[in-house]
Context: one part of a larger RNA
């Protein structure tokens, strides 16, 4: 200089991405506590007074009550909440990247679909034996999605996916008939040859083989219907009202059908620091509206919502060396010598 501490004039967040760090609050008793609430909570809310010792009286004590003393100070050390207001996201207690991430991530009661009637579905396991499921039997039990609660949860079945359909369309190997080619027993024919025999040419069964065709037939594709809390999808020009302006209205094109409700410049808004209003002397952030939603929206859930959270933003008290802006002090490193 550096580490870990201690005090510190005036101010009190002016520091900074942000009050990170520190500091402040802290115990028991008492009085007193809002909005909101799912009536439990919110609550230790908030904010306020008291706490030592000696004596006396009460009382079994706890403790009350009177009346004296000290000290800056009496919860006299040490340990021991800081507070409120407001939005977001998650209902909460939980779980998690052992060792950069604890969360608005992942579980959850709790909802919905869906499979599964027992040797069940489902998983291990060699297409096994076993074995879990389960000594359970649809109030079970297996998959899948939402994530408590409170109101809801719209429209398309055209693509894809699932479930059904004794009809029709298309179907492989296979099987049966069938036809053809090749192969050949065995026959007939020519020429040589005394003869055994040789040489050539033709028909050909059966078997087995190539190639067809017919006829029977499975799933499975086409075809029908169904079906969203199954994967998903959920317009576009134009024109119109006695100021303007808009456009309840009308027209037309397309579509399987063209976003209901309720949110909405949002954990979604690009143009954006969007415009109003609110907080502050000032306010890209924050709340509250608006709606022009590039590019929200209904169980890849919509919109509230009391608790709760080492979550996240935004604002106020209190309080400080964070800052103005520094200064002093204590131990320790570390460096010099020994």
């Nucleotide at each position: 200089a550096c580490c870990u501490c201690u005090c510190u004039a005036a101010g009190g967040a002016a520091c900074u991405c942000g009050g990170c760090a520190a500091a402040a609050u802290a115990g028991c008793c008492c009085c007193g506590u809002a909005a909101c609430u799912u009536c439990g909570g919110g609550a230790g809310a908030a904010g306020g007074g008291g706490c030592g010792c000696c004596c006396c009286g009460c009382g079994c004590a706890a403790g009350c009550g009177g009346g004296g003393c000290c000290u800056c100070a009496g919860a006299a050390a040490a340990a021991u909440g800081g507070g409120c207001c407001u939005a977001c996201c998650g209902a909460c207690u939980g779980u998690u990247u052992a060792a950069c991430a604890a969360a608005a991530a992942c579980a959850c009661a709790g909802c919905a679909c869906u499979c599964u009637g027992c040797a069940a579905a489902g998983u291990c396991g060699u297409g096994a034996a076993g074995a879990c499921g389960a000594c359970g039997u649809a109030u079970a039990g297996g998959g899948u999605g939402u994530g408590a609660c409170a109101u809801g949860u719209g429209a398309c079945c055209a693509a894809u996916g699932c479930g059904g359909a004794a009809a029709g369309g298309u179907g492989a190997a296979g099987g049966c008939g069938u036809g053809u080619g090749g192969u050949c027993a065995u026959c007939c024919c020519g020429c040589c040859g005394c003869a055994a025999g040789g040489c050539g040419g033709g028909a050909g069964a059966a078997g087995c083989u190539g190639c067809g065709c017919g006829u029977c037939c499975a799933a499975g594709c086409c075809u029908c219907c169904g079906u969203g809390a199954a994967u998903g999808u959920c317009g576009g020009c134009c024109g119109u009202a006695a100021c303007u302006a808009u456009a309840a209205c009308g027209g037309u094109c397309c579509u399987a059908a063209g976003g209901u409700a309720g949110c909405g410049a949002a954990a979604u808004u690009c143009c954006u620091u969007g415009u109003c209003g609110g907080g502050u002397a000032a306010g890209u952030u924050c709340c509250g509206a608006c709606c022009u939603g590039c590019a929200c929206g209904a169980a890849u859930c919509a919109u509230g919502u009391a608790a709760c959270g080492a979550g996240u933003g935004g604002g106020c008290c209190g309080c400080u060396g964070u800052c103005u802006c520094g200064g002093a002090g204590a131990g320790g490193u570390g460096c010099u010598c020994g």